Background
Predicted 3D model of a 77-nucleotide RNA (transfer RNA) from Promethearchaeati archaeon SRVP18_Atabeyarchaeia-1. Rfam family: tRNA. Rfam describes the family as follows. Transfer RNA (tRNA) molecules are approximately 80 nucleotides in length. Model confidence (mean pLDDT): 82 of 100. RNAcentral holds the sequence, with entries from ENA.

């Protein structure tokens, strides 16, 4: 070259299929708790949803295009 899977909080994923308040855990911070850590609790901080454009009242979530990771197949030599 074709095919498949993926990119959402600072890390690991969910949400997408069937648009309609952007969300778990861990991680931080601040505090309870304790002789002191750990654990355990309660708060709380966190995003251009990879990029660009399209469709619509409205898109993470459809439609194109592009980049960038993993995997498979083929081609050359």
């Nucleotide at each position: 070259g074709c095919c498949g899977g993926g990119g959402u909080a600072g890390c690991u994923c969910a949400g997408c299929c069937a648009g309609g308040u952007a969300g778990a855990g861990c991680a931080g911070c601040g505090g309870g708790c304790u002789g002191u850590u750990a654990a355990c609790c309660c708060g709380u901080c966190g995003g251009u949803c990879a990029c660009a454009g399209g469709u619509u009242c409205g898109a993470a979530u459809c439609c194109u295009g592009u980049c960038c990771c993993c995997g498979g197949c083929g081609c050359c030599a």